[in-house]
RNA sequence: CGGGGUGUGGCGCAGUUGGUAGCGCGCACAGUUCGGGACUGUGAGGUCACAGGUUCAAAUCCUGUCACCCCGA
Numbered sequence: 001c002g003g004g005g006u007g008u009g010g011c012g013c014a015g016u017u018g019g020u021a022g023c024g025c026g027c028a029c030a031g032u033u034c035g036g037g038a039c040u041g042u043g044a045g046g047u048c049a050c051a052g053g054u055u056c057a058a059a060u061c062c063u064g065u066c067a068c069c070c071c072g073a
Stems, first nucleotide, its partner, number of pairs: 001072007010025004019056001027043005049065005
């Protein structure tokens, strides 16, 4: 320098025929227990790397940028 991939709650991931974001773990509270753990229930927490564009509507399509990984030179 060229090509490809990834970037979504604290962590790991799903969601890509565009329709308003979900799962597991973790966390908080309550129940259970002498207490803890385990278990059960409830809840908080992200506007989807960043900036634009298209659209009635974008995590999803298009453009640019940034970070990381892989391949080639």
The RNA shown here (transfer RNA) has 73 nucleotides and comes from candidate division WWE3 bacterium CG_4_9_14_0_2_um_filter_35_11. Model confidence (mean pLDDT): 81 of 100. Rfam family: tRNA. It is annotated as a transfer RNA. Taxonomically the source falls in candidate division WWE3 (Bacteria, Bacteria candidate phyla). The sequence was found in a public genome assembly.